[in-house]
Molecule: Lysine riboswitch aptamer
Organism: mouse gut metagenome
């Protein structure tokens, strides 16, 4: 320089399954009351489509999101940005969000915790962005017999070990 194995822990991603949340919501029917305004992301354009909206009764979901327990693959695991085009939200542009991919050392060592933001039905969760403490690696400095200790800085493009050039 390269191959192979490793380590870091409330360590990552995926996933059957159970459960809770969606939600007594949507929608389905019944009886009524009021009102032609108006919805269908948001701006324009031209169109379609649907009547709006409460109340009373009966009946009634599922997605997406999430938790646990297993299992299964792993330790740039993986996450996030950007950059393209695809699907979705009624045609078309414009933008925005949502999905499920592509390329890219542009970004992060790790989890946790709080503020803020942004996605989500959501107070759950799950990204960002700051800060705090913890923690795992390395270097340098002290100080010890030594195991390491404490203080400073750095990044995984690191570290450790064992091996070829």
């Nucleotide at each position: 320089u390269g191959a192979u194995a490793g380590a870091g822990g409330c360590g990552c991603g995926g996933u059957u399954c159970u459960c809770a949340u969606g939600a007594g919501u949507a929608c389905c029917c019944u009886u009524u009351c009021a009102c032609a305004a108006g919805g269908c992301c948001a701006g324009g354009c031209a169109a379609g489509c649907c009547g709006u909206g409460g109340a009373u009764g009966g009946g009634a979901a599922a997605a997406g999101g999430g938790a646990g327990c297993g299992c299964c693959g792993c330790c740039g695991a993986a996450g996030g940005g950007a950059a393209c085009g695809c699907c979705g939200g009624u045609g078309c542009c414009u933008g925005c969000c949502g999905g499920a991919g592509u390329u890219u050392g542009c970004c992060u060592g790790g989890g946790u915790c709080a503020a803020c933001g942004g996605g989500a039905a959501a107070u759950a969760c799950c990204c960002g962005u700051u800060g705090g403490a913890c923690u795992g690696u390395c270097a340098c400095a002290u100080g010890a017999c030594c195991g390491u200790a404490u203080g400073u800085g750095a990044a995984g493009c690191g570290c450790u070990a064992u091996u070829g050039g």